[in-house]
Two RNAs folded together computationally: RNase P RNA and transfer RNA, 319 nucleotides in total. It holds a member of the Rfam family "Archaeal RNase P". About the family: Ribonuclease P (RNase P) is a ubiquitous endoribonuclease, found in archaea, bacteria and eukarya as well as chloroplasts and mitochondria. Its best characterised activity is the generation of mature 5'-ends of tRNAs by cleaving the 5'-leader elements of precursor-tRNAs. Cellular RNase Ps are ribonucleoproteins. RNA from bacterial RNase Ps retains its catalytic activity in the absence of the protein subunit, i.e. it is a ribozyme. Its Rfam clan is "RNaseP clan". Rfam links the family to the GO terms tRNA processing, ribonuclease P activity and multimeric ribonuclease P complex. Rfam classes the family as a ribozyme.
RNA sequence: GAGAGACGGAGGGCGACUUCCGGUUAUAAACUGAGGAAAGUCCCCCCACCGUAAAUGGCGGACUCCCGUAAGGGGGUGUGCCGAGAGGCACGGCUCUGGAACAGAAACGAACCCACCAGGAGAAAUGCGAUGACCUUGAGAGAGAUCAUCCAUGGUGGGAUGAAACGUUCCACCCCCGUCGGUGCAAGCCUCAGGGCGCUUAGACUGAUGUCGCCUUGAAACAGAAGGGGGCUUACUACCGUCACUC
RNA sequence: GGGCCCAUAGUUCAGGGGUAGAAUGCCACCCUUGCGAGGUGAUGGCCGAGGGUUCAAUUCCCUCUGGGUCCA
Numbered sequence: 001g002a003g004a005g006a007c008g009g010a011g012g013g014c015g016a017c018u019u020c021c022g023g024u025u026a027u028a029a030a031c032u033g034a035g036g037a038a039a040g041u042c043c044c045c046c047c048a049c050c051g052u053a054a055a056u057g058g059c060g061g062a063c064u065c066c067c068g069u070a071a072g073g074g075g076g077u078g079u080g081c082c083g084a085g086a087g088g089c090a091c092g093g094c095u096c097u098g099g100a101a102c103a104g105a106a107a108c109g110a111a112c113c114c115a116c117c118a119g120g121a122g123a124a125a126u127g128c129g130a131u132g133a134c135c136u137u138g139a140g141a142g143a144g145a146u147c148a149u150c151c152a153u154g155g156u157g158g159g160a161u162g163a164a165a166c167g168u169u170c171c172a173c174c175c176c177c178g179u180c181g182g183u184g185c186a187a188g189c190c191u192c193a194g195g196g197c198g199c200u201u202a203g204a205c206u207g208a209u210g211u212c213g214c215c216u217u218g219a220a221a222c223a224g225a226a227g228g229g230g231g232c233u234u235a236c237u238a239c240c241g242u243c244a245c246u247c
Numbered sequence: 248g249g250g251c252c253c254a255u256a257g258u259u260c261a262g263g264g265g266u267a268g269a270a271u272g273c274c275a276c277c278c279u280u281g282c283g284a285g286g287u288g289a290u291g292g293c294c295g296a297g298g299g300u301u302c303a304a305u306u307c308c309c310u311c312u313g314g315g316u317c318c319a
Base pairs, nucleotide, nucleotide: 001247002246003245005243006242007241008240009239010237011236012215013214014213015212016211017210021033022032023031024030025029035222039233040232042231043230044229045228046227047184048183049182050181057180058179059178060177061176062077063076064075065074066073067072078091079090080089081088082087092175093174097172098171099170100169108167112159113158114157115156116155117154118153120151125149126148127147128144135140136139188197189196190195248318249317250316251315252314253313254312257271258270259269260268265302272290274288275287276286277285295311296310297309298308299307
C1' cells in the first nucleotide's frame, strides 16, 4: 500500500431564494420543519376506559457492583459453543413427577449374560467308586461319597451399543426464585350533533418537510414522523477511529 | 394506525421433539372392440430462509421473507 473482516463513532456544514411546501406569532417580517434506525410492532412507562381476583397460567433466570419506576442497560468474573483472529452468542435446579426414539444385556428401576469365590439342598442322570468311595489316631471299616457337571442364593469383576452406562447424567409441560388484571389514543372526554379536544417549539389525516450555490472533482446507502417518551431487534456505510488476519 | 393467523409432495391438507403421511394428480400394467369408470403398482419433499436450545428440530425459541384475514 492492497484485500477481506470485527467493534465503536457519525449519519453533513454554511449561505442564498423568502412563498414556489407545512406550521406558529408580535404578519413590510421573524422563527421553525424527518431518523439513527422515524422500520419490525417484540416489550415497558405516561395516559384513558373496563374489571377487581385467579395461578393448575404467561414472562424472565450464571455470580457480583452500579444505573433505571419498568422494559432493560453498563463494568468485572466464571463455564460452554462458534470463529484463523479481532470478536460474537448462550447461561437457575434435579428433592418430587415425567421423558431419553433407534441401537444395546440394560436408559436411571432393577433385571439379563459370562467368569471366579463362598456357603446350601437334592440324589433323577453323567463322570468317579469292591482294581475300595466316604470316615477314623496309619490300622481299621465296607457302599455310596456329594468331588465335578447340574439347581437355586449371595458377593466380586466384566459385558461389543449409544449423545449419555449407574455418576447427584441430560431434558422438561417437574421443582425453585422474581414478576404479571384486560384493552390500546380508532383509548377516551366534551358537544349547539356540524364537530372539537386528547395532539406536542415538525404537527398532519389523499397527509408538508422545497430549490440553488459553496466547502467539494463525493453527499451516498438503509430508509419517509402520525399521541408522547424509553428499551430491544433488524436494515445500511460515501466518511472517521481502534483492533485483528492475509499478501 | 392496530389485532390475529398461515407457509409441509404438482394441488388441497394432516402430523406439535425420535429420519414424512392421506386424498388427488402424473406414469406403467390389468380390464374394454375403443374411451371413461374401476383395480394393482410405482413416482414425487433440503417441511419458506437463516440462526439458537437439544443427543436429536417439520415441531420449541429468535430474526427475516412472502401471503391471508379482522377492526375502521